Source information:
RNAcentral holds the sequence, with entries from MGnify. A computed fold for a 111-nucleotide RNA from Brevibacillus massiliensis, annotated as SAM riboswitch aptamer (S box leader).
RNA sequence: UCUUAUCAAGAGAGGCGGAGGGACUGGCCCGAUGAUGCCCGGCAACCGAUCGCUUCCGUCAGCUGCGAUACGGUGCCAAUUCCUGCAAAGCGGCGGCUUUGAGAGAUGAGA
Numbered sequence: 001u002c003u004u005a006u007c008a009a010g011a012g013a014g015g016c017g018g019a020g021g022g023a024c025u026g027g028c029c030c031g032a033u034g035a036u037g038c039c040c041g042g043c044a045a046c047c048g049a050u051c052g053c054u055u056c057c058g059u060c061a062g063c064u065g066c067g068a069u070a071c072g073g074u075g076c077c078a079a080u081u082c083c084u085g086c087a088a089a090g091c092g093g094c095g096g097c098u099u100u101g102a103g104a105g106a107u108g109a110g111a
Stems, first nucleotide, its partner, number of pairs: 001111007012040001014039003020030003024085001026083002041077003046073003049069005056062001081104001086101006
C1' cells in the first nucleotide's frame, strides 16, 4: 500500500508519573479533585489452539457451519469512531434538523 470483516455493547474509588490530551478540520469536551502515558487489573473474542455439536462423506481423515474455553497472538478499557468535514433524500419562515451512503480513521485477518 491492496483485499476483507467489524466499529450503538463491555472494561478498576489500584501503583508510577507529571502536562497536556481526545488522528486531522471546525466544534465540543477531558485534565493538578492529577488527565495522555507506563505497570498491574479488567473487557472482548478477530486469529491460532483445545473441546462439543454439525454439513459433505460408505468409514476415517479432512472440510463447512455453530457453540464453549480464554491457553497462545493481537486489540480495547471518557463521551456512537465524542460530533463534524463530501453526496443524496426528506423536513424547515431559511440559522439549521433528520436519515442513508461515501470519505477519513481505528482494529483483526490475509496479501

Notes
Its mean pLDDT, the model's own confidence on a scale to 100, is 84. The source organism's lineage runs through Bacteria, Bacillati, Bacillota, Caryophanales and Brevibacillus. It matches the Rfam family "SAM riboswitch aptamer (S box leader)". Rfam's curators write: The SAM riboswitch is found upstream of a number of genes which code for proteins involved in methionine or cysteine biosynthesis in Gram-positive bacteria. Rfam links the family to the GO term regulation of gene expression. Of the family's consensus pairs, 97% are formed in the model.